[in-house]
RNA sequence: GAGUUUGAUCCUGGCUCAGGAUGAACGCUAGCGGCAGGCCUAACACAUGCAAGUCGAGGGGUAACGAUGUCUUCGGACAGUCGACGACCGGCGCACGGGUGAGUAACGCGUAUACAACCUACCUUUAACAGGAGGAUAGCCCCGAGAAAUCGGGAUUAAUACUCCAUAACAUUGAUUUACCGCAUGGUAUUUCGAUUAAAACUCCGGUGGUUAAAGAUGGGUAUGCGUGACAUUAGCUAGUUGGUAAGGUAACGGCUUACCAAGGCGACGAUGUCUAGGGGUUCUGAGAGGAUGAUCCCCCACACUGGUACUGAGACACGGACCAGACUCCUACGGGAGGCAGCAGUGAGGAAUAUUGGUCAAUGGACGCAAGUCUGAACCAGCCAUGCCGCGUGCAGGAAGACUGCCCUACGGGUUGUAAACUGCUUUUAUAUAGGAAGAAUGUUAUCCACGUGUGGGUAUUUGACGGUACUAUAUGAAUAAGGAUCGGCUAACUCCGUGCCAGCAGCCGCGGUAAUACGGAGGAUCCAAGCGUUAUCCGGAUUUAUUAGGUUUAAAGGGUGUGCAGGCGGGAUAAUAAGUCAGUGGUGAAAUCCUACAGCUUAACUGUAGAACUGCCAUUGAAACUGUUAUUCUUGAGUACAAUUGAGGUAGGCGGAAUGUGUCAUGUAGCGGUGAAAUGCAUAGAGAUGACACAGAACACCGAUUGCGAAGGCAGCUUACUAAAUUGUUACUGACGCUGAGACACGAAAGCGUGGGGAGCGAACAGGAUUAGAUACCCUGGUAGUCCACGCCGUAAACGAUGAUUACUCGUUGUGUGCGAUACACAGUACGCGACCGAGCGAAAGCAUUAAGUAAUCCACCUGGGGAGUACGUUGGCAACAAUGAAACUCAAAGGAAUUGACGGGGGCCCGCACAAGCGGAGGAACAUGUGGUUUAAUUCGAUGAUACGCGAGGAACGAUACGUGGACUUAAAUGUAGAUUGACCGGACUAGAGAUAGUUUUUUCUUCGGACAAUUUACAAGGUGCUGCAUGGUUGUCGUCAGCUCGUGCCGUGAGGUGUCGGGUUAAGUCCCAUAACGAGCGCAACCCACGUUGUUAGUUACCAGCACAUAAUGGUUGGCACUCUAACAAGACUGCCGGUGUAAACCGCGAGGAAGGUGUGGAUGACGUCAAAUCAGCACGGCCCUUACGUCCAGGGCUACACACGUGUUACAAUGGCCGGUACAGAGGGCCGCUACCUAGCGAUAGGAUGCUAAUCUCCAAAACCGGUCUCAGUUCGGAUCGAAGUCUGCAACCCGACUUCGUGAAGCUGGAUUCGCUAGUAAUCGCAUAUCAGCCAUGAUGCGGUGAAUACGUUCCCGGGCCUUGUACACACCGCCCGUCAAACCAUGGAAGCCGGGGGUACCUGAAGUCUGUCACCGUAAGGAGCGGCCUAGGGUAAAUCUGGUAACUAGGGUUAAGUCGGAACAAGGUAGCC
Repeated sequence: GAGUUUGAUCCUGGCUCAGGAUGAACGCUAGCGGCAGGCCUAACACAUGCAAGUCGAGGGGUAACGAUGUCUUCGGACAGUCGACGACCGGCGCACGGGUGAGUAACGCGUAUACAACCUACCUUUAACAGGAGGAUAGCCCCGAGAAAUCGGGAUUAAUACUCCAUAACAUUGAUUUACCGCAUGGUAUUUCGAUUAAAACUCCGGUGGUUAAAGAUGGGUAUGCGUGACAUUAGCUAGUUGGUAAGGUAACGGCUUACCAAGGCGACGAUGUCUAGGGGUUCUGAGAGGAUGAUCCCCCACACUGGUACUGAGACACGGACCAGACUCCUACGGGAGGCAGCAGUGAGGAAUAUUGGUCAAUGGACGCAAGUCUGAACCAGCCAUGCCGCGUGCAGGAAGACUGCCCUACGGGUUGUAAACUGCUUUUAUAUAGGAAGAAUGUUAUCCACGUGUGGGUAUUUGACGGUACUAUAUGAAUAAGGAUCGGCUAACUCCGUGCCAGCAGCCGCGGUAAUACGGAGGAUCCAAGCGUUAUCCGGAUUUAUUAGGUUUAAAGGGUGUGCAGGCGGGAUAAUAAGUCAGUGGUGAAAUCCUACAGCUUAACUGUAGAACUGCCAUUGAAACUGUUAUUCUUGAGUACAAUUGAGGUAGGCGGAAUGUGUCAUGUAGCGGUGAAAUGCAUAGAGAUGACACAGAACACCGAUUGCGAAGGCAGCUUACUAAAUUGUUACUGACGCUGAGACACGAAAGCGUGGGGAGCGAACAGGAUUAGAUACCCUGGUAGUCCACGCCGUAAACGAUGAUUACUCGUUGUGUGCGAUACACAGUACGCGACCGAGCGAAAGCAUUAAGUAAUCCACCUGGGGAGUACGUUGGCAACAAUGAAACUCAAAGGAAUUGACGGGGGCCCGCACAAGCGGAGGAACAUGUGGUUUAAUUCGAUGAUACGCGAGGAACGAUACGUGGACUUAAAUGUAGAUUGACCGGACUAGAGAUAGUUUUUUCUUCGGACAAUUUACAAGGUGCUGCAUGGUUGUCGUCAGCUCGUGCCGUGAGGUGUCGGGUUAAGUCCCAUAACGAGCGCAACCCACGUUGUUAGUUACCAGCACAUAAUGGUUGGCACUCUAACAAGACUGCCGGUGUAAACCGCGAGGAAGGUGUGGAUGACGUCAAAUCAGCACGGCCCUUACGUCCAGGGCUACACACGUGUUACAAUGGCCGGUACAGAGGGCCGCUACCUAGCGAUAGGAUGCUAAUCUCCAAAACCGGUCUCAGUUCGGAUCGAAGUCUGCAACCCGACUUCGUGAAGCUGGAUUCGCUAGUAAUCGCAUAUCAGCCAUGAUGCGGUGAAUACGUUCCCGGGCCUUGUACACACCGCCCGUCAAACCAUGGAAGCCGGGGGUACCUGAAGUCUGUCACCGUAAGGAGCGGCCUAGGGUAAAUCUGGUAACUAGGGUUAAGUCGGAACAAGGUAGCC
């Protein structure tokens, strides 16, 4: 820096990623070289070999080898004489080098000091010295024991081995004199007198070696300051402990050890305990500060199978030495012995994992030696491993027909792979072959020369290389020998196809996958790195996410409930001194390596070298004196005191009061009272309730009373008395910094609760009863115990809140109020301390805070670090208990959260509208039938539509067909069309046969022509077809919210932002309609208007319409002449705009039985449907992506089905009758239709209709009215209502009315007497009622749909309620948006954890017993001349045993809660007033 909480936003906050690193491991892959590195695990066990020897110039000597000599029987033997030398005595070394990190939280390490408290072999320097004597012993030889290891005895022998004597000091020690110095004890030098103690030889004669003393160098020892993990759920620890005296011991100081004396010592500045860990230079990371780290290299420490012990030695308590104990392994003749790879290789085991049983001492270094030299798994090299870093290569240039293949696409073509390849030219690092071939070598030895002089330095010659015939060089050959890994949804560079279908799988986080996956698997392509690439693990970073640099705490996690106050931290003004902090200079140190800079060496780099810088530190010293500290003096402003006054529900104790309530008694009085949403339980005729009087009881104090007052907080309220605390004001008299904060500590601390004793009116957990309810362990009601009250004692917690710690200073304003002062004052501009409201700057994520800060600063305290688990468990402390305080982890999630925004929602609020309710009229729901749907049935009952927004819907016409469904029979390029080629002149059609038909067969006859051809058919090829799936891939169309008034944009402004403003507010409207106001000003889609129809008038036109007037004709009729007056037709105009008047109002607008007008406030009706919602409907109208079928899911045909029928629902028709039925008579429409048609008229039939006939391609002809009206009849019945059903006979359409048409006539005459809960439509030419027409159509199941006209009402007080909608506001834990979200028990599975009778380990201590080796000590009858030794005893101790406790793990029947888990059960706690506000 990014991703991730949300619909979006800002913040808080966690999780995750990109970077770097590694002693790494794993997967895939692999050409070379250089330089590095390589058991992180079992300090587990180890076979085998090697890793420390050397010196003959210390010694006695001669086992092996060589030389020489002598002898020889030629086999050999002899000779330490020589070179050499096994074993032995002796010297030096073995304490270095090499390994490991178990232990150790320590003077172990780091750093700086000190030793006046010390040692130091070999080396250097200086001084002095070395005389004499003695006895042994190993070896060798002999004997013996034993399996062996090894041991015993005897004889003999040497030394630079050992002992004694002498000499001796500047050594040691005792006494003593003087001087000087320091750092406390003290040190140094010096005078004198005593005592004690040394030595080794070899020799080439040069020397080497020896003894003593002093000094140096080197290496070590000891002490001290400072620094160096975690846990307080470890708070007290300590008897040699702390100190002193004396002695012992040590190289040396010291309780190091012992005896005695004293009672100290350490500890919240973290003792003690537990856990973890070698420390440092460094390494990694980081801007740095830091964090992590301690492999390789260097320094220090510790260890060497585990534990203990000492010996030797200059040095060890000793890795490849000794003794003892233990465990383990091995050998054994069973008696007894041997061993220690954490040296180098190597083996087994463990593990994800780490190499060769290699070469050489050539170089560097070490031991010994005079030296040559020997030894050296130190070291130098080589081998193995991509483990890392660095370098090189796998070619370079040209080459477009942009080849072929592959892959993709919008597919006759294009893109990509891709200049990539082929092909041409060039180069040769590398590779292979051949040839040459290093540096690292300096020494040393020997010989010789030179300089100085008996040895050193130099020269010459000679000699020495493991690596290695290696590095390197040259020549030849030929692109020849050499590329992979991961990734491609975002973060994060890189995209398509196929397969799969919440499967298989992926995943670091977010998340992909349920049929079009850039996220899985494969492919093509691309991207990034490259001999590597990825993954995993770990560390730092990002993370300012522990914040010193550099965070926070009103609401996100976080201020202690409040005060007093010890320690601690911080602290007013002035002067002087000091120099601890501070600052500056200087000196020492801060090892080397590392890091950085410069230069240099390997062809470059890595790597290495040289030089510089740095090492930010520590110590010492000199100086400065501002600040802090310390000391002294002083000041008054901080703080306090005094005096005076004021205020208040401040506190404690006592007394008193009235109202109300309850109870008791008496009285009056009668039937209910009480309670609720409604009731009931309860009380009451044994007299309640009500009313009155009196008495008693306990608790609380109305009004005043208030953002009032007081108190540290909790808290405090009738009146009054006593005691007591505080604050404020005024005066400026006194003290003189006496102050602030405050971990632990102490005190106070609501309510509830606990203990003891009282009290008990009202209220009231628990409990009982009554209701409510599906249930109701609740809400409501009637009762009611504890409690509430008092005294004393506990508890110690609250949303103990201002969710805001205390103190001090500073910083704009306005306003109210309490108490003082000032003031004559009820006025007021002042002043101090409080309590409130509002608003700036500033702050804040925002909300907000804002002199009472959440602003600006300072000091101190407390607290926070993702959510859950959990304020839980364990432990501890307090408490009588209840509980409180302190306070984790495993596991789990990728969020949890704050503020604000837009929506949606609310059994939130306000305003408004709608046939939404109400007021009315008529229906549905009951009957029969029609029709659609569900269900059922069926071979099939094709499919779709399903709350509103499906159900007389798609379908505006199912007998066949349509048809998609079922059964059966058939066909396979096919039903249509096009193109191209070929053939024919037919095909089609007619007839016949078979068949259910499709179809098959037989037969029949037939074209035109301008001769070019046209037309038709057959056949071939190419293009088929699908009402199969997906409406959740789509287009188009449609429904609904809703004809509701809304939905947006540009610019500006506000806000960090999402967003807001505009669009809100006040009015008004049918309307976001308009007006006013206004940080908004404008605009768009909607509204309205423009369009159509109807309503009035005019103009124009006048046929097929019309007929006033004038005529003609008829039985009669605009029938005719005629006329455009009227009606009408159909084009154009006019008209209505709140325009006018009055009132109200700023205006918009509204009101008025206003005027005028045909029409009045949208004139009426229609068309017109904003942004969007419902993954709404439709793949079966059509189109279309993808998938599927292809002798079938395609196509043809017959008959069947879509019409089934116990039932349920929707929509309708007809009715139930008298506002009616029937019969007769008489009128009046509009809009449409009509030539395969509508049909006048005539005839026949009761009729449906039939037979004739005429007009009309239509303002001409025709279809063509019914209710109504007039008259008659019926008289309330299942009827002269109603017509279902059934029978019979017909008509018509049609190829055909069986399933399955309509109509007519006659007969039959079912249910039904106005319809439960509930529900639908309608506000005027509307409802209701009456008929007519049309589309579809051969006909029609039409009672449907769409239109048309005739007759023609009732009612609306009003907006409380139901439903739907709009605007504003409010709450929200909702955003898939309340059909939301979400809680708990129970049931199931899994996981980790707590408790638990017990069981099994591990650690450290305590007490007692036993006690090896060994030091020390005592003794000593044995050995020894002696010194001393053996033996015996004592102290201490490793180890072992016993005992009681303790700490810490593992495991466990059973048990507890917790967490997690698409669709389990029961409820419905929370979120809205969440339906009883929620929470503590």
Notes: This is a predicted structure of a 1480-nucleotide RNA (small-subunit ribosomal RNA) from an uncultured prokaryote. The sequence is in RNAcentral, with records from ENA. Rfam family: Bacterial small subunit ribosomal RNA. Its family is annotated with ribosome and structural constituent of ribosome in the Gene Ontology.